[in-house]
């Protein structure tokens, strides 16, 4: 110095597939109801010269029950995605049967992907994501 394996580090590169629908829950918005819910503010009536009260009406707060949105929440319903991890396979091999070889048979036997399954993940953003680029430690070989 080169291989081979392992970590670590980088807002490194990195693909698919419903921003489905259905209730609930929470969020913002709007108008409705309430003064036998509270505050305050005109004005008005009684009282009086000043403590108070009673009435409509407005604002603002808080209650209720709607309506639009909007949600990386919870649950359920149908499609569908393969690159986290997990399964399943070939051709060889191994082993058994034969007097050997060889076919031939047999075997919960070993035996690979980016192929294949879709368990498990995942289907906006974000996250994650095989594999790949850089740096850098370890380990082992030469």
């Nucleotide at each position: 110095c080169g291989c081979a394996g392992g970590c670590c580090u980088g807002c490194g590169g990195g693909a698919g597939a419903g921003a489905u629908c259905c209730a609930g829950g929470g969020g913002u918005c709007c108008g409705c109801c309430g003064c036998c819910a509270c505050c305050g503010a005109u004005c008005g009536c009684c009282g009086c010269c000043g403590a108070u009260g009673c009435g409509c009406u407005c604002g603002g707060u808080c209650g209720g029950a709607g309506g639009a949105u909007c949600u990386g929440c919870u649950g359920g319903a149908c499609g569908c995605c393969g690159a986290a991890g997990g399964g399943g396979c070939a051709a060889g091999c191994c082993g058994g049967u034969c007097a050997g070889a060889g076919c031939a048979c047999c075997g919960u036997g070993c035996g690979a992907a980016a192929c294949u399954c879709u368990c498990a993940g995942g289907c906006a953003c974000c996250a994650g994501g095989a594999c790949c680029c850089a740096g850098g430690c370890c380990u082992g070989u030469u």
A computed fold for a 142-nucleotide RNA from a Planctomycetota bacterium, annotated as Glycine riboswitch aptamer.
The model forms 91% of the base pairs in the Rfam consensus.
Lineage of the source: Bacteria > Pseudomonadati > Planctomycetota.